[in-house]
A computed fold for a 73-nucleotide RNA from a Bacilli bacterium, annotated as transfer RNA. Lineage of the source: Bacteria > Bacillati > Bacillota > Bacilli. Rfam family: tRNA. It is annotated as a transfer RNA.
RNA sequence: GCCGACUUAGCGCAGUUGGUAGAGCAACUGAAUCGUAAUCAGUAGGUCGGGGGUUCAAGUCCUCUAGUCGGCA
Numbered sequence: 001g002c003c004g005a006c007u008u009a010g011c012g013c014a015g016u017u018g019g020u021a022g023a024g025c026a027a028c029u030g031a032a033u034c035g036u037a038a039u040c041a042g043u044a045g046g047u048c049g050g051g052g053g054u055u056c057a058a059g060u061c062c063u064c065u066a067g068u069c070g071g072c073a
Stems, first nucleotide, its partner, number of pairs: 001072007010025002013022001019056001027043005049065005
């Protein structure tokens, strides 16, 4: 230099054909317990890496760009 994959909650990840962004773990609150952990119920937490475009509507499509990983040279 060229090619490909990935980037979404604190963490590792889903999100199908464009139609109100999710579950798990962690955090917090409550229940239960003589008490703690485990367990059960609930709550909060997101500019979807960044800019632009298409569209009534974009995590999803197009484009530019940044980072990480892999392959080729």